Context: one part of a larger RNA
RNA sequence: ACGAACGCUGGCGGCGUACUUAACACAUGCAAGUCGGACGAGAUAGGAGACUUCGGUCUCUGAGUAUAGUGGCGCACGGGUGCGUAACACGUAAGCAAUCUACCCCGAACCCUGGGAUAACCCUCCGAAAGGAGGGCUAAUACUGGAUAGGGUCCCCGAGGUGUAGGCCGCGGGGGGAAAACGGGCCUCUGUUUCAUGCUCGUGGUUCGGGAUGAGCUUGCGGCCCAUUAGCUGGUUGGUAGGGUAACGGCCUACCAAGGCUACGAUGGGUAGCUGGUCUGAGAGGAUGAUCAGCCACACUGGCACUGAGACACGGGCCAGACUCCUACGGGAGGCAGCAGUGGGGAAUUUUUCGCAAUGGGCGCAAGCCUGACGAAGCAACGCCGUGUGGAGGAUGAAGGCCCUAGUGGUCGUAAACUCCUGUCUAGCGGGACGAAACUUUGUUGAGCGAAUAGCUCAGCAGAUUGACUGUACCGUUGGAGGAAGCUCCGGCCAACUCCGUGCCAGCAGCCGCGGUAAUACGGAGGGAGCAAGCGUUACUC
Numbered sequence: 001a002c003g004a005a006c007g008c009u010g011g012c013g014g015c016g017u018a019c020u021u022a023a024c025a026c027a028u029g030c031a032a033g034u035c036g037g038a039c040g041a042g043a044u045a046g047g048a049g050a051c052u053u054c055g056g057u058c059u060c061u062g063a064g065u066a067u068a069g070u071g072g073c074g075c076a077c078g079g080g081u082g083c084g085u086a087a088c089a090c091g092u093a094a095g096c097a098a099u100c101u102a103c104c105c106c107g108a109a110c111c112c113u114g115g116g117a118u119a120a121c122c123c124u125c126c127g128a129a130a131g132g133a134g135g136g137c138u139a140a141u142a143c144u145g146g147a148u149a150g151g152g153u154c155c156c157c158g159a160g161g162u163g164u165a166g167g168c169c170g171c172g173g174g175g176g177g178a179a180a181a182c183g184g185g186c187c188u189c190u191g192u193u194u195c196a197u198g199c200u201c202g203u204g205g206u207u208c209g210g211g212a213u214g215a216g217c218u219u220g221c222g223g224c225c226c227a228u229u230a231g232c233u234g235g236u237u238g239g240u241a242g243g244g245u246a247a248c249g250g251c252c253u254a255c256c257a258a259g260g261c262u263a264c265g266a267u268g269g270g271u272a273g274c275u276g277g278u279c280u281g282a283g284a285g286g287a288u289g290a291u292c293a294g295c296c297a298c299a300c301u302g303g304c305a306c307u308g309a310g311a312c313a314c315g316g317g318c319c320a321g322a323c324u325c326c327u328a329c330g331g332g333a334g335g336c337a338g339c340a341g342u343g344g345g346g347a348a349u350u351u352u353u354c355g356c357a358a359u360g361g362g363c364g365c366a367a368g369c370c371u372g373a374c375g376a377a378g379c380a381a382c383g384c385c386g387u388g389u390g391g392a393g394g395a396u397g398a399a400g401g402c403c404c405u406a407g408u409g410g411u412c413g414u415a416a417a418c419u420c421c422u423g424u425c426u427a428g429c430g431g432g433a434c435g436a437a438a439c440u441u442u443g444u445u446g447a448g449c450g451a452a453u454a455g456c457u458c459a460g461c462a463g464a465u466u467g468a469c470u471g472u473a474c475c476g477u478u479g480g481a482g483g484a485a486g487c488u489c490c491g492g493c494c495a496a497c498u499c500c501g502u503g504c505c506a507g508c509a510g511c512c513g514c515g516g517u518a519a520u521a522c523g524g525a526g527g528g529a530g531c532a533a534g535c536g537u538u539a540c541u542c
Base pairs, nucleotide, nucleotide: 004538005537006536007535008534011387012386013385014384015383016382017380019345024343025342026341028340029339030338033073034072035071038070039069041067046061047060048059049058050057051056080298081297082296090222091221092220093219094218095217096216099215100214104211105210106209107208108207109206110205111204112146113145114144115143121136122135123134124133125132126131153176154175155174156173157172158171160169161168162167181203182202183201184200185199186198190196191195224270225269226268231261232260233259236258237257238256239255240254241253242252243251273295274294275293276292277288278287279286280285300321301320302319303318304317323334324333325332326331351377353376354375355374359373360371361370362369363368390421391420392419393418400412401411402410403409425483427478428477429476430475431474435469440464441463442462443461444460445459446458447457448456449455486531487530488529489528490527491512492511493510497526498525499524500523501522507514508513
């Protein structure tokens, strides 16, 4: 010094921390959804009414609500773990004239005109289930043809500038390339005569250029052990051509050449996530990599791709394997190294809690919904810090214990009793926050777009609304010393000594060493020393 454990003991509070072992197996619940302002469809119960063969049927409401489906965005973030990895994985410094980047910001331009389907739904059927097949209907910001398009991109042709280089920069001609709508308001324009195909505002879509952010690739240098590991290598090393990728490249393929690495440690083996940091130390250094932060890797084991801006994807898919579960034996389902929790392992590590009020994230115009991220509470002296367990007076130096040279002795000891106070904390009672500002909304003022005193946007002022923790912190008050001290040690190192018991026994011990009849070293007692809600021991490290 510690993510500690064990023994004895244990008042309170604050802030932290808590499976270091089996990346062992997991019951149960929750941990990623959201949008009706993209789209088509569209209930039940309940209530009211009408009819009724008294079985029920229909209408309205519930409600264009619930719900599933198509579609969009998100699910690649956040959270966990450290198996693997000695590697451009990490750190640091560079490079990409070899690259991509959804959402966001800035600038420019555009959003014209057609088409065919399909789920949902209805019908039929198969299956124990999981699920599936066929027929029919329908929509879109789903899918798709055409038009238009530049300083964009690819191909072909032509010519120019420039760089150390592979190249880079720009020009002319030809050919190929885009989109989607939705919501609010209005009648200025167009058309109508009172709203839409029009105008306008907002959101969204397409193309291009730039930015921001994130990512990919390459390189120099740096950081473990073993030489009782000395040779290693066939896509191996290089070239040509092609494929592939966002992109360079044996990344892959064909052909050609025979190279490449190594005592400055290749190859092999062992161990290990790396770093900022942390601990220690005067420093140099040594050890370490929990919590927090950055990067990497992994998600039952192994492999593979799909979708997508981004994955080879923890709570997506396929295949194989092990394991568990269901089965009508034909076939199916699953993956806590998310938060809790269970078994197991272990010296050892917590609640199957509350809340989205705050911060942050996803979706949405918004209201809002979701969020075991997070904020809180709970448990554990596991750690650090603070605080209390009373203060003053009080000598018949009481009783009692222990010691004794046995005394009107010494000591525990002002300690107690007793007197006077105080009131932290705990307990009861009463009051009672900060964390909340926004979003939204109401009123109002101003500015902008606009034909507009619609509408929308922005800014200001005033009001309304929102707290899990929590009746918590805190404050006041009642009462009364009341409820609150232990642990280790006392031979030397090392602060602290006597008596009794024991008799090389029983035992102690970190080292030296104690114990065989006067033991300050064993056991007990009295006394003392040290630390203190802790004190000791053990393990690891400096």

The part of an RNA shown here (small-subunit ribosomal RNA, 5' domain) has 542 nucleotides and comes from an uncultured bacterium.
Model confidence (mean pLDDT): 83 of 100.
The RNAcentral record of the full RNA draws on ENA.